[in-house]
RNA sequence: GGGGCUGUAGCUCACUGGUAGAGCAUCUGCUUAGCAUACAGAAGGUUCCAGGUUCAAUCCCUGGCACCUCCA
Numbered sequence: 001g002g003g004g005c006u007g008u009a010g011c012u013c014a015c016u017g018g019u020a021g022a023g024c025a026u027c028u029g030c031u032u033a034g035c036a037u038a039c040a041g042a043a044g045g046u047u048c049c050a051g052g053u054u055c056a057a058u059c060c061c062u063g064g065c066a067c068c069u070c071c072a
Stems, first nucleotide, its partner, number of pairs: 001071004006066002010024004018055001026042004048064005
């Protein structure tokens, strides 16, 4: 330098054109003499950025950025 993959909650990952969810983590309650576990609940998102298509974009298209990977 060129090709490919990925980018979504603090972390690991789903989802898929119709306003986004799980597990762990955090907080609160309950339980305990106390801690842990278990149980219940809550908070936490401009779905990497910009543009385009569409009535509507996290999803489709284009460009950019970052990570990983292959080739040179």
Molecule: transfer RNA
Organism: Gekko kuhli